[in-house]
RNA sequence: GGGCCCAUGGUCUAGUGGUCAUGACGAUUCCCUUACACGGAAUAGGUCGCCGGUUCAAAUCCGGCUGGGCCCA
Numbered sequence: 001g002g003g004c005c006c007a008u009g010g011u012c013u014a015g016u017g018g019u020c021a022u023g024a025c026g027a028u029u030c031c032c033u034u035a036c037a038c039g040g041a042a043u044a045g046g047u048c049g050c051c052g053g054u055u056c057a058a059a060u061c062c063g064g065c066u067g068g069g070c071c072c073a
Base pairs, nucleotide, nucleotide: 001072002071003070004069005068006067007066010025011024012023018056027043028042029041030040031039049065050064051063052062053061
C1' cells in the first nucleotide's frame, strides 16, 4: 500500500428498514436469614464509534473517517 470482518448500558450479547433497542453478568434498593451466602422482586444505567447521504421512517442500507482484528504484498 491492497482486501475482508468488527464497533450496541460497566462487561458480554440479540436485533439486518417500522410499535417501547433484547437478554445475561455486574450495580443499587427491598423481601427472605440471627447474620452471610443462595434464592425472589423492583429500579437505575444506551445520544447503537464519528460525520454525511438515501428513505415517510436508519442500530440496520450507501459513502467517508476513527479505532480494533485477520489475510496478502
This is a predicted structure of a 73-nucleotide RNA (transfer RNA) from Candidatus Jingweiarchaeum tengchongense. The RNAcentral record of the sequence draws on ENA. Its mean pLDDT, the model's own confidence on a scale to 100, is 82. Taxonomically the source falls in Candidatus Jingweiarchaeum (Archaea, Nanobdellati, Nanobdellota, Candidatus Jingweiarchaeaceae).